[in-house]
Context: one part of a larger RNA
RNA sequence: GGACGAACGCUGGCGGCGUGCUUAACACAUGCAAGUCGAACGGAACUUAAGAGCUUGCUUUUAAGUUUAGUGGCGGACGGGUGAGUAACGCGUGAGCAACGUGCCUUUCAGUGGGGAAUAACAGUUGGAAACGACUGCUAAUACCGCAUAAUGUAUCGUUGGGGCAUCCCUAUGAUACCAAAGAUUUAUCGCUGAAAGAUCGGCUCGCGUCUGAUUAGCUGGUUGGUGAGGUAACGGCCCACCAAGGCGACGAUCAGUAGCCGGACUGAGAGGUUGGCCGGCCACAUUGGGACUGAGAUACGGCCCAGACUCCUACGGGAGGCAGCAGUGGGGAAUAUUGGGCAAUGGGCGCAAGCCUGACCCAGCAACGCCGCGUGAAGGAUGAAGGUUUUCGGAUUGUAAACUUCUUUUGGCAGGGAAGAUAAUGACGGUACCUGCCGAAUAAGCCACGGCUAACUACGUGCCAGCAGCCGCGGUAAUACGUAGGUGGCAAGCGUUGUCC
Numbered sequence: 001g002g003a004c005g006a007a008c009g010c011u012g013g014c015g016g017c018g019u020g021c022u023u024a025a026c027a028c029a030u031g032c033a034a035g036u037c038g039a040a041c042g043g044a045a046c047u048u049a050a051g052a053g054c055u056u057g058c059u060u061u062u063a064a065g066u067u068u069a070g071u072g073g074c075g076g077a078c079g080g081g082u083g084a085g086u087a088a089c090g091c092g093u094g095a096g097c098a099a100c101g102u103g104c105c106u107u108u109c110a111g112u113g114g115g116g117a118a119u120a121a122c123a124g125u126u127g128g129a130a131a132c133g134a135c136u137g138c139u140a141a142u143a144c145c146g147c148a149u150a151a152u153g154u155a156u157c158g159u160u161g162g163g164g165c166a167u168c169c170c171u172a173u174g175a176u177a178c179c180a181a182a183g184a185u186u187u188a189u190c191g192c193u194g195a196a197a198g199a200u201c202g203g204c205u206c207g208c209g210u211c212u213g214a215u216u217a218g219c220u221g222g223u224u225g226g227u228g229a230g231g232u233a234a235c236g237g238c239c240c241a242c243c244a245a246g247g248c249g250a251c252g253a254u255c256a257g258u259a260g261c262c263g264g265a266c267u268g269a270g271a272g273g274u275u276g277g278c279c280g281g282c283c284a285c286a287u288u289g290g291g292a293c294u295g296a297g298a299u300a301c302g303g304c305c306c307a308g309a310c311u312c313c314u315a316c317g318g319g320a321g322g323c324a325g326c327a328g329u330g331g332g333g334a335a336u337a338u339u340g341g342g343c344a345a346u347g348g349g350c351g352c353a354a355g356c357c358u359g360a361c362c363c364a365g366c367a368a369c370g371c372c373g374c375g376u377g378a379a380g381g382a383u384g385a386a387g388g389u390u391u392u393c394g395g396a397u398u399g400u401a402a403a404c405u406u407c408u409u410u411u412g413g414c415a416g417g418g419a420a421g422a423u424a425a426u427g428a429c430g431g432u433a434c435c436u437g438c439c440g441a442a443u444a445a446g447c448c449a450c451g452g453c454u455a456a457c458u459a460c461g462u463g464c465c466a467g468c469a470g471c472c473g474c475g476g477u478a479a480u481a482c483g484u485a486g487g488u489g490g491c492a493a494g495c496g497u498u499g500u501c502c
Base pairs, nucleotide, nucleotide: 001502002501003500004499006498007497008496009495010494013374014373015372016371017370018369019367020366021332026330027329028328030327031326032325035074036073037072040071041070043068044067045066046065047064048063049062050061051060052059053058054057081285082284083283090210091209092208093207094206095205096204097203100202101201105198106197107196108195109194110193111192112191113147115145116144122137123136124135125134126133127132153178154177155176156175157174158173159172161170162169163168183190184189185188211257212256213255218248219247220246223245224244225243226242227241228240230238260282261281262280263279264275265274266273267272287308288307289306290305291304310321311320312319313318338364340363341362342361346360347358348357349356350355377407378406379405380404387398388397389396390395412439413438414437415436416435417434421429446491447490448489449488450487451472452471453470457486458485459484460483461482467474468473
């Protein structure tokens, strides 16, 4: 000198764009943050219309509409948060699959036949304070289960050709066995099943790189390898039985400490050093520890089970909870915001759609926290007023500064008009931005420094005191270094100080 997610002191007019718990991965009141589909299904409630019965305002039938608890489907593995752990194939980069999976989406081929048994809802009985159940009975489906059909699928066996040291692999072909399905409606679509391919997203393997310590030198028993079996979507000590005795290490194993990694950011002429907040990619985690289930996919934040700690309810028998989602509270701290508006846009989930949901997101609020822009007036104005300061008492300086004259209106106030963003329609922002008119210099300057480094000096007070100070150093009676005043210099809605990095 530059930089900052900064803080502190003094000061503070406006706008735009950003940014805002770096500490306790501490505990959390309250609200919201993941639903949707009635064009899968049977009910229930309500409304309307028509008909029938009559007891004339009730009952019943049919049709239509609305709402929906439940069954069922898809989505709750995305989106959002945090950085505790992790020195690791975690990340970065470059290869590979030897040996894989992939819901929704796209393309192609083939199919969608015919049956069955339940169960929630509901009704009845009943347990419990509650959470939540139990029993009996009834019912539907795109829920569940057989059967049929069956290849370019899977498995086994055989044949042709090719490859390989071999287990075996590839290609073509044959036989045998096995495996599917679901319907809906507004009648044109949307679905459903099997197979092949694509796309997308994942899984796995390997080379190289990735902080400090040797005042950590040896480490290792599923450990290293083999065979076989199991398991997995898949390879593999992944797991197991047996066998062998290996494997790693001064090119730093093991241990200990620290740490999410990167694109990038800051600085620097560069080499490098430091750093990883916002934004983007990957990883890990979701009160602590463990476990599986479901599913195309699970570290399953707002799923389940068990255990621990904590909090809450209780009729003491038993239950409920998880903000490192958005706000917000307490606490910690030098320190970090609103319990706001809207789905109008972009994107996501569901749905044929209308649409519903969306604290993602878009906006608004708070904060000079940062960057950028603008303003606090402009021109003229000397008898160089007054006042202040100083003085050698002549003057000098503040100083064209003020007053005064003329002008302007960014900003400000008032009034009127009023967008784009989104269109077939729908605007939270917002009567905002912006435009026009009127008013009036009106509403708007501070902070630090002035011995040298380092731009800027005098007076008074003080008297090694009080104090200053980044370094050198000032102060003991003439202090340009302390304190105040006048003046001056620098920067400016900021200026200084502190901290950290180059």
Small-subunit ribosomal RNA, 5' domain from an uncultured bacterium, 502 nucleotides, folded computationally.